Predicted 3D model of a 264-nucleotide RNA (Bacterial large signal recognition particle RNA) from Candidatus Enterenecus merdae. The prediction has a mean pLDDT of 75. Its Rfam family is "Bacterial large signal recognition particle RNA". By type it is a non-coding RNA gene. The gene name in the source record is ffs. The sequence is in RNAcentral, with records from ENA.
């Protein structure tokens, strides 16, 4: 240094969850890597840390160690979004109220305010007139017999003369019905620019005197309560963006380690 047989050790490997702890199943990332069999209400093992059974590669592009690069999820920390509880002494908008009166409008010497007097408004009685109801009164109607007048014809008495009784008809009329609405009684009244009397109040409102400069809170500003919580604010939560910080890290890049035995 060359050939042959073997072995170790390898045929993916991370990440979060989970679990005492490690693997594995499911997720997510790398990317291309032997197969069967188990398994979340888990499976399997114990720091040599899946297991059982088969197959293949075999001391290097592959195996082992160390730096570097950094995909990826974790975790913490700022900032933002966006849902969503809660606060309301965090004002701000917004609603009410109350106070002031700087301003603006209004009223105000053709007299503000303030007093005093009279009157209304307010109660009670009366009258009057209005309405609308009842009765009288007036007009019409109004009885087969049991209303009233006359009673034709027919009954009934008489010798007659004449008497009676009375149906339909006619005319009147009670009770009733029905109008009219003038006049007249009566009781009433969500009625009255009416009218006497009496009472009552200072609360509006008038007038008439005295006084002699304010007066009034609509808007604006300020103040102070009280209410809304859409909106601004603040504090919590979940979520997702973006920044850094931390530990772990697949791929890949570099350096660097690892055998036995027989022959030649």
């Nucleotide at each position: 240094c060359c050939g042959c047989g073997c072995u170790a050790a390898c045929c993916g490997g991370g990440g979060a969850g989970a679990c005492a702890g490690c693997g594995g199943u499911g997720c997510c990332c790398u990317g291309u890597a032997c197969c069967u069999g188990c398994a979340a209400c888990c499976c399997g093992c114990u720091a040599c840390a899946g297991c059982a059974g088969g197959g293949g590669u075999g001391a290097a592009u592959c195996c082992c160690g160390g730096c570097c690069c950094u995909c990826g999820g974790a975790g913490g920390u700022a900032g933002g979004a966006u849902g969503u509880g809660c606060c309301g002494u965090c004002u701000g908008c917004c609603c009410c109220a109350u106070a002031u009166a700087a301003g603006c409008a209004g009223c105000g010497a053709u007299g503000a305010u303030g007093g005093a007097u009279c009157g209304g408004u307010c109660c009670c009685g009366c009258g009057c007139a209005a309405c609308g109801c009842g009765g009288c009164c007036c007009c019409g109607u109004g009885a087969a017999c049991c209303g009233u007048g006359u009673c034709a014809g027919g009954c009934g008495g008489g010798g007659a003369a004449c008497c009676g009784a009375g149906c339909a008809g006619c005319a009147c009329u009670a009770a009733g019905c029905g109008g009219a609405u003038c006049g007249c009684c009566g009781a009433g009244u969500g009625u009255g620019c009416c009218g006497c009397g009496g009472g009552g109040c200072u609360g509006c409102c008038g007038a008439u005197c005295c006084u002699g400069a304010g007066c009034c809170g609509g808007c604006u500003g300020u103040a102070u309560g009280g209410g809304u919580a859409a909106c601004g604010g603040g504090u919590g939560u979940a979520u997702c963006c973006u920044g850094u910080c931390u530990a772990c890290a697949a791929a890949g890049g570099c350096c660097g380690g690892u055998g036995c035995g027989c022959g030649g």